[in-house]
RNA sequence: AGACGGUCGGAUGGCCGCUUCUUGCGCUUGCGCGGGAAGAGGAAAGUCCGGGCUCCACGGAGGUACGGUGCCGGGUAACGCCCGGCGGGGGCGACCCCAGGGAAAGUGCCACAGAAAGUACACCGCCAACCCGUCUCGGCACGCCGGGCGGGCGGCAAGGGUGAAACGGUGCGGCAAGAGCGCACCGCGCCGCCGGCAACGGCGGCGGCAGGGAAAACCCCACCGGGAGCAAGACCAAAUAGGAGCGGCAGGCAUCCCGGAGCGAUCCGAGAUGCCGGGCGGGCCUUCGCGCCGCCGCUCGGGUCGGUCGCACGAGGCGUUCGGCGACGGGCGCCCCAGAGGAAUGGCCAUCACCGCCCUUUGGGAAACCAGAGAGCGGGACAGAACCCGGCUUACACGCCGUCU
Numbered sequence: 001a002g003a004c005g006g007u008c009g010g011a012u013g014g015c016c017g018c019u020u021c022u023u024g025c026g027c028u029u030g031c032g033c034g035g036g037a038a039g040a041g042g043a044a045a046g047u048c049c050g051g052g053c054u055c056c057a058c059g060g061a062g063g064u065a066c067g068g069u070g071c072c073g074g075g076u077a078a079c080g081c082c083c084g085g086c087g088g089g090g091g092c093g094a095c096c097c098c099a100g101g102g103a104a105a106g107u108g109c110c111a112c113a114g115a116a117a118g119u120a121c122a123c124c125g126c127c128a129a130c131c132c133g134u135c136u137c138g139g140c141a142c143g144c145c146g147g148g149c150g151g152g153c154g155g156c157a158a159g160g161g162u163g164a165a166a167c168g169g170u171g172c173g174g175c176a177a178g179a180g181c182g183c184a185c186c187g188c189g190c191c192g193c194c195g196g197c198a199a200c201g202g203c204g205g206c207g208g209c210a211g212g213g214a215a216a217a218c219c220c221c222a223c224c225g226g227g228a229g230c231a232a233g234a235c236c237a238a239a240u241a242g243g244a245g246c247g248g249c250a251g252g253c254a255u256c257c258c259g260g261a262g263c264g265a266u267c268c269g270a271g272a273u274g275c276c277g278g279g280c281g282g283g284c285c286u287u288c289g290c291g292c293c294g295c296c297g298c299u300c301g302g303g304u305c306g307g308u309c310g311c312a313c314g315a316g317g318c319g320u321u322c323g324g325c326g327a328c329g330g331g332c333g334c335c336c337c338a339g340a341g342g343a344a345u346g347g348c349c350a351u352c353a354c355c356g357c358c359c360u361u362u363g364g365g366a367a368a369c370c371a372g373a374g375a376g377c378g379g380g381a382c383a384g385a386a387c388c389c390g391g392c393u394u395a396c397a398c399g400c401c402g403u404c405u
Stems, first nucleotide, its partner, number of pairs: 001405007010352007018039010041382001045393002048391005053229004066225005071085005086100001087098004101220002106218002109213002123160002125156003130152006137146004168186006187209001188207008233309004243300007251276006258269004278293004316335008354379004359374006
């Protein structure tokens, strides 16, 4: 200078307050006055995953759709978390990072640039033979040969150029020029053997290279997954209104129907419909109009306000020991540790400790400075339970400890 892991999140006392529980006394349930005990976090946060618990739905199994996870092995109640490995990448190193299955099932995509973006291609360029043209070049036996230049027909993909990416890489040989065309090494693929539970690694042989990228496009494969959430939900239960049942009280007339008595007219009982009457309603009275209608009492059930539970003994904490590289697991001992419902856990003062600045002083030193003592001033974060637990992520002042480079 750096890497990784862990830990702390000031202490003591006094005064004034708050919440819950407990205890004593006082008047009447409740309240008041005393005593005692307990009272936020490493993240209580974000609400991103996984569970417990509760209600709803649901016969079993399979399939489909949708969502999630994705190297291997292990841990765990479970996980997308953790541990140990493997592979790839970065760093001199301690160490860090990785959506890390399948692109040889299929479909689609690869902008711009570029000849060409997946069985396709040639812009510049390189090149032998053959054909044509041309030369102010050379030769001669005079219309042929050689050479230069240009073009055509062809060969090539090494080099240049484009791009994020161009159909293996480097070297030697080879060739007209080139090219896995040949060879060696590396890479890749297939097969075999060995090591490993496995991911994978090592060795050998074969193959001249096929099969570019991207699945954080659809998709394929394997595995997992019912839904909603403590405002879940359970119990107790006013007033008012509405519902059901029972009892009591409550007119007249007409028509119809049923039962009983009577030879019969008729009488008694019960019911339905209609009309009239009645009751209630505006602050009171009268009239007209309007609206509503059986009235009273008791009981029952649902639900609201309210109250109680859920709700604090739990995958609990601390210590120790054993097993394991580790995550973690087993045994033993001890402990009980916040529970509000607009939300308590706070404020002030003093002393001490810590850090920073300045000053004084002592010692060392040439000085810069170092070490000790003292006085003054200043500072202390992020943030606050709300059903509970396991993780992840994010925030965090001054510090402290360990291992390693």

RNAcentral holds the sequence, with entries from MGnify. Predicted 3D model of a 405-nucleotide RNA (Bacterial RNase P class A) from a soil metagenome. The model forms 95% of the base pairs in the Rfam consensus. Its Rfam family is "Bacterial RNase P class A". Gene Ontology terms of the family: dimeric ribonuclease P complex, ribonuclease P activity and tRNA processing.